[in-house]
RNA sequence: AGCUUAUCAAGAAAGGAGGAGGGACAUGGCCCGACGAUACCUUAGCAACCAUCACUGUGCAAACAGUGAAAGGUGCUGCAUCCAUCCCGAUCAACAGAUCAGGAAAGAUAAGUC
Numbered sequence: 001a002g003c004u005u006a007u008c009a010a011g012a013a014a015g016g017a018g019g020a021g022g023g024a025c026a027u028g029g030c031c032c033g034a035c036g037a038u039a040c041c042u043u044a045g046c047a048a049c050c051a052u053c054a055c056u057g058u059g060c061a062a063a064c065a066g067u068g069a070a071a072g073g074u075g076c077u078g079c080a081u082c083c084a085u086c087c088c089g090a091u092c093a094a095c096a097g098a099u100c101a102g103g104a105a106a107g108a109u110a111a112g113u114c
Stems, first nucleotide, its partner, number of pairs: 002113007013043004021032003026085004044077003049073002052069007081106001086103002089100004
């Protein structure tokens, strides 16, 4: 890399260095960026997936479930997984299409597996 499962609500920025594109991919839109973005480094922070600890319940036990603590392994810190594209529904519209809602696909993260 591939496969499986879960989540994608909310939350959390300063400094350094650097110098032109960036928001995963293609097209269209929307947005960010020389008042210096994205990516990188440092520090700080957020969250609580896994691991840890405590309590409770079930259980002979192993263990499982729930609640809480803390922060070891990851992760994350603009709107935001930006929107549309594929399927389906509602409303509006003469058509084209527009708006809203759901799902899929794709992607991200975690845990597991080979």
This is a predicted structure of a 114-nucleotide RNA (SAM riboswitch aptamer (S box leader)) from Chitinophaga niastensis.
The source organism's lineage runs through Bacteria, Pseudomonadati, Chitinophagales, Chitinophagaceae and Chitinophaga.
The sequence was found by an Rfam model in a public genome assembly.